[in-house]
RNA sequence: GCCCUCUUAGCUCAUUCGGUAGAGCACUUCCAUGGUAAGGAAGAGGUGGUGGGUUCGAUUCCCACAGAGGGCUCC
Numbered sequence: 001g002c003c004c005u006c007u008u009a010g011c012u013c014a015u016u017c018g019g020u021a022g023a024g025c026a027c028u029u030c031c032a033u034g035g036u037a038a039g040g041a042a043g044a045g046g047u048g049g050u051g052g053g054u055u056c057g058a059u060u061c062c063c064a065c066a067g068a069g070g071g072c073u074c075c
Base pairs, nucleotide, nucleotide: 001072002071003070004069005068006067007066010025011024012023013022019056027043028042029041030040031039049065050064051063052062053061
């Protein structure tokens, strides 16, 4: 220098034909216990890396940039 993949909830990850985004763990409340843990019920939590574009509509398609990982070339 070139190429590929990834970036979604606090953490680890889903979400393939574009149509109001989910799970597990963690967190909050309650139940239960003499009390704690385990267990049960309910709940909160996301401008989907940033900025543009296409579209009636974008996590999803296109472009640029940033970050992370991997590969190749030269010396």
Molecule: transfer RNA
Organism: uncultured Acidimicrobium sp.